[in-house]
Context: one part of a larger RNA
RNA sequence: CGCAUACGGUGGAUGCCUAGGCAGUAAGAGGCGAAGAAGGACGUUGUAGCAUGCGAAAAGCCGCGGAUAGAUUGCAAACUAUCAUUAACCUGCGGAUAUCCGAAUGGGGCAACCCAGCUCACAUAAGUGAGUUAUCCUACACUGAAUACAUAGGUGUAGAGAAGCGAACCGGGAGAACUGAAACAUCUAAGUACCCCGAGGAAAAGAAAUCAACCGAGAUUCCCUAAGUAGCGGCGAGCGAACGGGGAUUAGCCCUUAAGCUACUAUAUAAGUGAGUGGAACGCUCUGGAAAGUGCGGCGAUACAGGGUGAUAGCCCCGUACACGGAAACUUAAUAAUAGUGAAAACGAGUAGGUCGGAGCACGAGAAACUUUGACUGAACAAGGGGGGACCAUCCUCCAAGGCUAAAUACUCCUUACUGACCGAUAGUGAACCAGUACCGUGAGGGAAAGGCGAAAAGAACCGAGGAGAUCGGAGUGAAAUAGAUCCUGAAACCGUAUGCGU
Numbered sequence: 001c002g003c004a005u006a007c008g009g010u011g012g013a014u015g016c017c018u019a020g021g022c023a024g025u026a027a028g029a030g031g032c033g034a035a036g037a038a039g040g041a042c043g044u045u046g047u048a049g050c051a052u053g054c055g056a057a058a059a060g061c062c063g064c065g066g067a068u069a070g071a072u073u074g075c076a077a078a079c080u081a082u083c084a085u086u087a088a089c090c091u092g093c094g095g096a097u098a099u100c101c102g103a104a105u106g107g108g109g110c111a112a113c114c115c116a117g118c119u120c121a122c123a124u125a126a127g128u129g130a131g132u133u134a135u136c137c138u139a140c141a142c143u144g145a146a147u148a149c150a151u152a153g154g155u156g157u158a159g160a161g162a163a164g165c166g167a168a169c170c171g172g173g174a175g176a177a178c179u180g181a182a183a184c185a186u187c188u189a190a191g192u193a194c195c196c197c198g199a200g201g202a203a204a205a206g207a208a209a210u211c212a213a214c215c216g217a218g219a220u221u222c223c224c225u226a227a228g229u230a231g232c233g234g235c236g237a238g239c240g241a242a243c244g245g246g247g248a249u250u251a252g253c254c255c256u257u258a259a260g261c262u263a264c265u266a267u268a269u270a271a272g273u274g275a276g277u278g279g280a281a282c283g284c285u286c287u288g289g290a291a292a293g294u295g296c297g298g299c300g301a302u303a304c305a306g307g308g309u310g311a312u313a314g315c316c317c318c319g320u321a322c323a324c325g326g327a328a329a330c331u332u333a334a335u336a337a338u339a340g341u342g343a344a345a346a347c348g349a350g351u352a353g354g355u356c357g358g359a360g361c362a363c364g365a366g367a368a369a370c371u372u373u374g375a376c377u378g379a380a381c382a383a384g385g386g387g388g389g390a391c392c393a394u395c396c397u398c399c400a401a402g403g404c405u406a407a408a409u410a411c412u413c414c415u416u417a418c419u420g421a422c423c424g425a426u427a428g429u430g431a432a433c434c435a436g437u438a439c440c441g442u443g444a445g446g447g448a449a450a451g452g453c454g455a456a457a458a459g460a461a462c463c464g465a466g467g468a469g470a471u472c473g474g475a476g477u478g479a480a481a482u483a484g485a486u487c488c489u490g491a492a493a494c495c496g497u498a499u500g501c502g503u
Base pairs, nucleotide, nucleotide: 001502002501003500004499005498006497007496008495009494015488016452017451020423021422022420023419024418025417026416027415028414029412030411031165032164039101040100041099042055043054044053046079049075050074051073061095062094063093064092065091066090070083071082072081106115107114108113116133117132118131119130120129121128122127135162136161137159138158139157140156141155142154143153169200170198171197172196173195180187184234210217211216221248222247223246224245225244231239232238252404253403254402255348260341261340262339263338265336266335267334269333270332271331272330273329276324277323278322282297283296284295286293298315299314300304306318307317308316353377354376355375356374357373358372359371360370363389384399385398386397387396388395439446440445459487462474463473464472465471
């Protein structure tokens, strides 16, 4: 040095577990904000830190309910000082307080800071306290130019008016490229991504100047089909309907004051949300550290969902089925009254149509209808007008240029309950753990690792060695300490010790 065996060290795989995730289902909710939000800064406990709660009235104050014998949040024990059947703590609802920043709004500003004006009160020397002072819009009042009346402008008052935030869904505006076409330019990707504006719990659309085909249908939206069809297309790549049929849901109205919707008030009822209450039935034996396991004999069940308890419990505990309950607050449904909205007044003219240039329609200018509109033009007036895919006639059908409209549909930041041939710590969220943290970056931004003693801390008193150490040896606890806090199990790589063999 190699091999073998045994025993260790290191390491943290594997197994088991779950406190966290993931995907859904059924309901709810679908907003918050100048009455100051979302998000923060700084404070706040007898307390040094962090978290949580709260706000100088600061882990809290008041009221009304519930429930209850203990309580003074967690990490996190102890001490101290207290509270509590005259009801504390806890819990539901309502109210008070709510520093500073932040739309931030008195002015400023390098967010959490600096500096003011006015009114009132108290002091009257300084000052203290309360309130108020942004902009725009709307309404009203007073003023008021060029310019006579006026108007613009100015000043003031009033307004739960606006603003800012928020995950997706929705409407509108604007709008790529990579890519595909095996290159690439029309085309595609795609009206996608990104950006902006606006709204609602849904939005948008919507009661035919629609389709159809000589039969007829009867607003819109969504799904299945028609159908990868008809078509479009460097007829390439690709793009891709409609009629009709079957379903979901249905609702119609108005512009000479209506339907509908919304708000508020009132009435009585019902249901729900929002603290809770009651809630059946088991003992012995054996093994064991421990019984829920074994054996024996019982009982409940409108309850054998689930969880916990020293191993696997219908009957030990929490619950569950079922049956009850509610002050305050809120929601929904119904009726009635009032108000507002609808609202554009009066049936639709610079409109329909045309020409040129674009865009949308599955449809790329094409034989290209239809819709839309930047420029230029420009009718008719129901004896009229539009459409039926160039165009014309006949025929059929509808009535543009005003408006409202629930449901079926889309989504889930959020709440409650439940589910899973979903994950189980390199998985599942980036995050099971004080994670959008530590750390990196000037910044936009990027972004981790890290779970498990035991049933119970019973977390090792005391003695010894040692540097008043680290650590170790005894002792003790425990079922177990090779479960000792670097703590369940403890693989491999890797490193040793002992023995044997080989060299």

RNAcentral holds the full RNA, with entries from SILVA. Predicted 3D model of a 503-nucleotide part of an RNA (large-subunit ribosomal RNA, domain I) from Methylococcales symbiont of Hymedesmia sp. n. MRB-2018. Model confidence (mean pLDDT): 83 of 100. It matches the Rfam family "Bacterial large subunit ribosomal RNA".